Predicted 3D model of an 85-nucleotide RNA (c-di-GMP-I riboswitch aptamer) from a Pyrinomonadaceae bacterium.

RNA sequence: AACGAUAAAUGGCAACUCCGCAGCGAUGCGGAAGGCGCAAAAUCGUGAGUCUCAAAAUUUAUUUUGAGAUUGUCUGAUUUCCGAA
Numbered sequence: 001a002a003c004g005a006u007a008a009a010u011g012g013c014a015a016c017u018c019c020g021c022a023g024c025g026a027u028g029c030g031g032a033a034g035g036c037g038c039a040a041a042a043u044c045g046u047g048a049g050u051c052u053c054a055a056a057a058u059u060u061a062u063u064u065u066g067a068g069a070u071u072g073u074c075u076g077a078u079u080u081c082c083g084a085a
Stems, first nucleotide, its partner, number of pairs: 012038002017032006036072001042078003047074002049070010
C1' cells in the first nucleotide's frame, strides 16, 4: 500500500404518527414528535413495476390511449465515510 466484515467509533439520512399548505387524485413541501430501518435510504431519473386522474372500447372489470405520481420496488449511470481481529 492492497485485500478484508458479522468488531468498534464519528458523522449522516429518516419509515410510521400528528398539524399546516399545494394538488381532482396518486402524492409533494414545511413543522412537531419519533427512531421502522439504511453504506449509498447520496445525486441523476434510462428501462421495468406499482399507483392516480381523464377519455375511449368492451366481455362490466378489464383493456387501450393520454397526462401525472413514486427511486425507502427492481434495474442502470456517477460519486462516496470508517477499516479491528
Rfam family: c-di-GMP-I riboswitch aptamer. From the family's description: GEMM was predicted in a large-scale screen for bacterial structured RNA regulatory elements.